[in-house]
Predicted 3D model of a 73-nucleotide RNA (transfer RNA) from a Deltaproteobacteria bacterium. It was read from a public genome assembly. It matches the Rfam family "tRNA". By type it is a transfer RNA. Model confidence (mean pLDDT): 81 of 100.
């Protein structure tokens, strides 16, 4: 310098024949409990790495940029 993979919640990851953005954990309230822990219910919290571009509509297709990982030199 080429090639290839991943980026989405406070962490760890789902979600793609284009159309509701979700899960465990972790966090706040409540309720059981004398009191914790553990469990049951509710909420909060995301402008889907950044920009453009297509589309009536884009986490999703196109292009360009970034960072992390791998290969090849």
């Nucleotide at each position: 310098g080429g090639g290839g993979a991943u980026g989405u919640a406070g962490c760890u990851c789902a979600g793609u024949u284009g159309g509701g953005a979700g899960a465990g954990c972790g966090c706040g309230g409540c309720g059981u409990u004398c009191g914790c822990a553990a469990u049951g219910c509710c909420g909060a919290g995301g402008c889907c790495a950044g920009g453009g571009g297509u589309u009536c509509a884009a986490c999703c297709c196109c292009c360009c940029u970034c960072a992390u990982c791998u290969c090849c030199a």